The RNA shown here (c-di-GMP-I riboswitch aptamer) has 84 nucleotides and comes from Geobacter hydrogenophilus.
RNA sequence: UUUCCGAAAGGGCAAACUUCGGGUAACCGGGGGACGCAAAGCCACGGGUCCUGACUCCAUGGUCAGGAUAGCCGGGUUGUCGAA
Numbered sequence: 001u002u003u004c005c006g007a008a009a010g011g012g013c014a015a016a017c018u019u020c021g022g023g024u025a026a027c028c029g030g031g032g033g034a035c036g037c038a039a040a041g042c043c044a045c046g047g048g049u050c051c052u053g054a055c056u057c058c059a060u061g062g063u064c065a066g067g068a069u070a071g072c073c074g075g076g077u078u079g080u081c082g083a084a
Stems, first nucleotide, its partner, number of pairs: 005082002012037002017032006035071001041077003045074003048069009
């Protein structure tokens, strides 16, 4: 120095809910608020889930296109500290 790992220290982020705003919607952004998180920093590449439209079926459902979700999982990438 790097990898694994996650004690301690310094800190960081911010669920539900609420309020204001955007969006047809899923959902997103600002304020309040903390359930939690060692990547709960970033990326939509794969899967899952959700929304919108169309087609097919005409109970359920299936397919395609577009969108959302990174705090659903996997993957990629960057990063703080350094005990056992």
It was read from a public genome assembly, where an Rfam model found it.
Its mean pLDDT, the model's own confidence on a scale to 100, is 88.